[in-house]
RNA sequence: GAUGACCGGAUGGCUGCUGCUUUUGCCUUAAGCAUAAGGAGAGGAAAGUCCGGGCUCCACAGGGUUAGGGUGCCGGAUAACGCCCGGCGGGGGCAACCCUAGGGAAAGUGCCGCAGAAAAUAGACCGCCUUGCAAGCAAGGUAAGGGUGAAAAGGUGCGGUAAGAGCGCACCGCCGGUCUGGUAACAGAACGGGCAUGGCAAACCCCACCCGGAGCAAGACCAUAUAGGAACAUGCGGGUAGCUAAAGCCGCCCAGAUGUAACCCUGCAUCAUGUUCGGGUAGGUCGCUUGAAAUGGCUGGUAACAGUCAUUCUAGAUGAAUAGUCAUCAUCAACCGCUCUGCGGAUGAUACAAAACCCGGCUUACAGGUCAUC
Numbered sequence: 001g002a003u004g005a006c007c008g009g010a011u012g013g014c015u016g017c018u019g020c021u022u023u024u025g026c027c028u029u030a031a032g033c034a035u036a037a038g039g040a041g042a043g044g045a046a047a048g049u050c051c052g053g054g055c056u057c058c059a060c061a062g063g064g065u066u067a068g069g070g071u072g073c074c075g076g077a078u079a080a081c082g083c084c085c086g087g088c089g090g091g092g093g094c095a096a097c098c099c100u101a102g103g104g105a106a107a108g109u110g111c112c113g114c115a116g117a118a119a120a121u122a123g124a125c126c127g128c129c130u131u132g133c134a135a136g137c138a139a140g141g142u143a144a145g146g147g148u149g150a151a152a153a154g155g156u157g158c159g160g161u162a163a164g165a166g167c168g169c170a171c172c173g174c175c176g177g178u179c180u181g182g183u184a185a186c187a188g189a190a191c192g193g194g195c196a197u198g199g200c201a202a203a204c205c206c207c208a209c210c211c212g213g214a215g216c217a218a219g220a221c222c223a224u225a226u227a228g229g230a231a232c233a234u235g236c237g238g239g240u241a242g243c244u245a246a247a248g249c250c251g252c253c254c255a256g257a258u259g260u261a262a263c264c265c266u267g268c269a270u271c272a273u274g275u276u277c278g279g280g281u282a283g284g285u286c287g288c289u290u291g292a293a294a295u296g297g298c299u300g301g302u303a304a305c306a307g308u309c310a311u312u313c314u315a316g317a318u319g320a321a322u323a324g325u326c327a328u329c330a331u332c333a334a335c336c337g338c339u340c341u342g343c344g345g346a347u348g349a350u351a352c353a354a355a356a357c358c359c360g361g362c363u364u365a366c367a368g369g370u371c372a373u374c
Stems, first nucleotide, its partner, number of pairs: 001374007009329007017041002020038003024034003043352001047363002050361005055215004060267007068211005073087004088102001089100004103206002108204002110200003125146002127142007154172006173195001174193003178189004219286004229277006237254004242249002256271004293312008330350004335345004
């Protein structure tokens, strides 16, 4: 210097709060109240609400097409994930290591300001060379040198040329198929090709894979009470059995309508839908904590993790409990003294922060301290 893990105040006394279990009584509309004893009671992030689920409810469910959203190298692990583990490619660093929004630019469209001659169907400002002449102008050639810029028609060298240029050659780069290694991403070797002239897809787009919605203020039950209320608009097909004085009611069948982001097919459900006014309740109980759980051993695996055995039960509040106070100790900061890598004294401070259905992650915050590896 880098990486990983852990602690993050401790002990004791006194007083207080909440749950659970047991005991003894009281009461009983749902529900409960009191006493005694025992036990338990805020996090590594409880935070952010960024992902994935468990659970609950939803007349819509299955198949297909399109839209919309998400992920994006390979392999593995997981309940699942965009997380995690192990590799590969690219970039940074002297290195240990770190970062990676990592498929496709030769399907198409688009963007690259200013500067510059010119920014991709992209070149001639300076320069170099040749010719003419009025000696500094013109014509022609050039893209090796210079300038502008983040980036300028692959890079270095040799030959060649009037001067130059992959114009030719060698090596590198790029492209192509073959062979070898690897599960694969990919790597390597030889051969062939003078070779498409950049970057951006965290631009639109193309490709591959995945995806119901809403959420504990979900939802279920109980008690009390009220009004199983009123008005308006549109719809109410056909057949058949029954009831009826009639209007109509109603069982079955056919048809039709409605129901998913849209459409199609199949199935299922409903047969009314919508608007306005008005009444009651918002009290109690459950959901609510035993879980894809935690700790330890063994086995397999590089690891994430999996299997197996043993042990443990660690908040469940509801305007919101988990605290207050005293004493001693611990750590740190600077100061003083001493027998100075420590000891003593006195002063001050002790981080970030707080459950609300639960779990697996990610991200962010953190005074101080400890351990291990490189």
Bacterial RNase P class A from a marine eukaryotic metagenome, 374 nucleotides, folded computationally. It matches the Rfam family "Bacterial RNase P class A". The family's RNA type in Rfam is ribozyme.